[in-house]
Model confidence (mean pLDDT): 83 of 100.
The RNA shown here (transfer RNA) has 74 nucleotides and comes from Actinoplanes sp. SE50/110.
Rfam family: tRNA. Rfam links the family to the GO term triplet codon-amino acid adaptor activity. The family's RNA type in Rfam is transfer RNA.
RNA sequence: GCCUUCGUAGCUCAGUGGAGAGAGCGCGGCGUUCCGGGCGCCGAGGUCGCUGGUUCGAGUCCAGCCGGGGGCGC
Numbered sequence: 001g002c003c004u005u006c007g008u009a010g011c012u013c014a015g016u017g018g019a020g021a022g023a024g025c026g027c028g029g030c031g032u033u034c035c036g037g038g039c040g041c042c043g044a045g046g047u048c049g050c051u052g053g054u055u056c057g058a059g060u061c062c063a064g065c066c067g068g069g070g071g072c073g074c
Stems, first nucleotide, its partner, number of pairs: 001072007010025004018056001027043006049065005
């Protein structure tokens, strides 16, 4: 340099163009307990890597960048 794959919550990941973005774990509060753990209930937390484009509508499709993984090459 070329090919390929991934980038969504603190972490691991779902999410087939229709909507006010989700789960588990973690975190906070309350209950239970003598306290803790466990369990139950509630909650906070996201410019969906960036910039453009397509579309009535984009996390999802297209392009270019940036970053991670894998492969190829004088």